[in-house]
A computed fold for a 477-nucleotide part of an RNA from Rhododendron simsii, annotated as small-subunit ribosomal RNA, 3' major domain. The prediction has a mean pLDDT of 82. The full RNA is in RNAcentral, with records from SILVA. It matches the Rfam family "Bacterial small subunit ribosomal RNA".
Context: one part of a larger RNA
RNA sequence: UGACGGAGGCCCGCACAAGCGGUGGAGCAUGUGGUUUAAUUCGAUGCAAAGCGAAGAACCUUACCAGGGCUUGACAUGCCACGAACCCCCUUGAAAGAGAGGAGCGCCUUCGGGAACACAGACACAGGUGGUGCAUGGUUGUCGUCAACUCGUGUCGUAAGGUGUGGGGUUAAGUCCCACAGCGAGCGCAACCCUCGUGUUUGGUUGCCAUCAUUGAGUUUGGAACCCUGAACAGACUGCCGGUGAUUAGCCAGAGGUAGGUGAAAAUGACGUCAAGUCAUCAUGCCCCCUUAUGCCUUGGGCGACACACGUGCUACAAUGGCUCGGACAAAGGGUCGCGAUCCCGCGAGGGUUAGCUAACUCCAAAAACCCGUCCUCAGUUCAGAUUGCAAGCUGCAACUCGCCUGCAUGAAGCCGGAAUCGCUAGUAAUCGCCGGUCAGGCAUACGGCGGUGAAUUCGUUCACGAGCCUUGUACA
Numbered sequence: 001u002g003a004c005g006g007a008g009g010c011c012c013g014c015a016c017a018a019g020c021g022g023u024g025g026a027g028c029a030u031g032u033g034g035u036u037u038a039a040u041u042c043g044a045u046g047c048a049a050a051g052c053g054a055a056g057a058a059c060c061u062u063a064c065c066a067g068g069g070c071u072u073g074a075c076a077u078g079c080c081a082c083g084a085a086c087c088c089c090c091u092u093g094a095a096a097g098a099g100a101g102g103a104g105c106g107c108c109u110u111c112g113g114g115a116a117c118a119c120a121g122a123c124a125c126a127g128g129u130g131g132u133g134c135a136u137g138g139u140u141g142u143c144g145u146c147a148a149c150u151c152g153u154g155u156c157g158u159a160a161g162g163u164g165u166g167g168g169g170u171u172a173a174g175u176c177c178c179a180c181a182g183c184g185a186g187c188g189c190a191a192c193c194c195u196c197g198u199g200u201u202u203g204g205u206u207g208c209c210a211u212c213a214u215u216g217a218g219u220u221u222g223g224a225a226c227c228c229u230g231a232a233c234a235g236a237c238u239g240c241c242g243g244u245g246a247u248u249a250g251c252c253a254g255a256g257g258u259a260g261g262u263g264a265a266a267a268u269g270a271c272g273u274c275a276a277g278u279c280a281u282c283a284u285g286c287c288c289c290c291u292u293a294u295g296c297c298u299u300g301g302g303c304g305a306c307a308c309a310c311g312u313g314c315u316a317c318a319a320u321g322g323c324u325c326g327g328a329c330a331a332a333g334g335g336u337c338g339c340g341a342u343c344c345c346g347c348g349a350g351g352g353u354u355a356g357c358u359a360a361c362u363c364c365a366a367a368a369a370c371c372c373g374u375c376c377u378c379a380g381u382u383c384a385g386a387u388u389g390c391a392a393g394c395u396g397c398a399a400c401u402c403g404c405c406u407g408c409a410u411g412a413a414g415c416c417g418g419a420a421u422c423g424c425u426a427g428u429a430a431u432c433g434c435c436g437g438u439c440a441g442g443c444a445u446a447c448g449g450c451g452g453u454g455a456a457u458u459c460g461u462u463c464a465c466g467a468g469c470c471u472u473g474u475a476c477a
Stems, first nucleotide, its partner, number of pairs: 001477002003474003007471004012466002015461002019424005026315008034306002042053002064301007073125001077124002079121001083117001087102002090099003107114002128288001130287003136283002138278003141274001143272001149186005154163003167178003195264002198234007208223003212218001237260001240254001242252003304443001317417001321376002324373001326371002333364003338357002343352003383414001388409004393404002430453007
C1' cells in the first nucleotide's frame, strides 16, 4: 500500500421489512446431469451453465454411429496431355458411384494458338467442427450503469509510498460548494444522440373531414379546421416566489405549466477482477494425422433412448369460474418463389375458384380479457385436460423411428402444494390477447416486440445479502 475481520462510523440497493403474484406438490413442454446405446456429436457447470450456443435436428443441417465407396481429392494455384462445353438414353446400385451408347463441335485468332469448361496423370499441395481459450487476436459475460480509476508538476517521506482523491456540507454521481500543500488534467458521471409525452409553423396522399354512392374494395366532388402522418422549431433551466441552510452548494413547500427537479424509456459499460467463456462464427502460433484417413461422397440410423435427479416454463386444481348467444374497443409488425379477400364444398383442419395488393390504398386480421343475457350450483363436477383408439387434412422425394393440425370417442394426475426459494415500487406487478424473426412444414408453452385492463405496499434500516467511503486491528500478500 492492499486484502481480510463473527471491528467501529456514515451511506446505498426490491437487500431486508410492508405488500402482490409465483417456484418447490400434479400433468405436460423444454434444457441439463446420470444411465443406456453402434452412436445417443461438441461446447456451456455457483451467482455469471442448465427454453444456453440452437432466430426453429424427418433428409439436408450434422460435426456422431453402421454400411457402401474415393484418394491431387467436395474446394485453390501451378505443370503436361487430350477433348468445346453441355445434353439425352441404357445396365447395375439403397444412393454415391461404376460401365456402355448417342447427339453436339460454339467464341477470339497473326491459323502457331488462346479464353472458358470437362476429363486423365505425376507432384508441390489441398483438407481437418482433430488438440491446446493455461500460447493468442477478436468478441462476450461478471462485479456494475457500481462511482470509481489514474496522470503531470509541486510538496512530504531514507524508501515502499503519501498528498491531490483526506475534512465540513450536499448529490443518483470524485455531482457541486466551502475550507485546505496543493495546483491542474485525463478516463469514467452528467450532457450531446434515438423513442415517448405538449404546442407552433409548414406539407397534405393512399391517411382525415364533409358530400355522394353503398360495394368485396374510396369508385364521385369539395376542404386543410380536427385526427393522423413527415419535416423544422419551441418548451424544463431549481428559471420565479417563500422557508431552511454558512447571504454557498443544495434541500423542502408553492405558483405557473402538457410535463418539475435526472419528465419516462432505450442505447451508452472507466481502470481492472475471475489464467471466467469461446481454437465449433471467424482469424491464428505450436503440435498431431493425411493419397488406403482424424480428409471427402453417400444410404440408413442417432442427436428425439429412460429406473431416476435438477433447472426454466406452460396448463390447471375452478363460481372474481366454466359452456353458450349477441355486442364493442387496440397498437406494433409482416407480405410478390409472398399475403390471399369474396363465392362454392367440407362438422372441421382444409380444398376449389380467383379479385386486390411491390402496400397509410390490399391481405394476414377474428383482437382477447370486457359488456348484455341463458344454463351449470360446489361435485373430481358442464372443473381440468394428460393419455389412448379410430377417421381425416397439410407441408414435403419422404412424416415408421421422428412433424403439425382437425373431428369423434376416451377422460389420468390434480381440490392451491414440506423444508426452502424467486420476481416486482406505477402504467410497474398481475392478467388478456396480437405480431415478428428463424422457417417447405414444425414439435414456439421458447425468444424478441406490441398494445388492452390495471392494483397493493414502502413504519423504517435492528437483522440476513451485496456494494461504496473513512477510521481501526492483523503472525496474510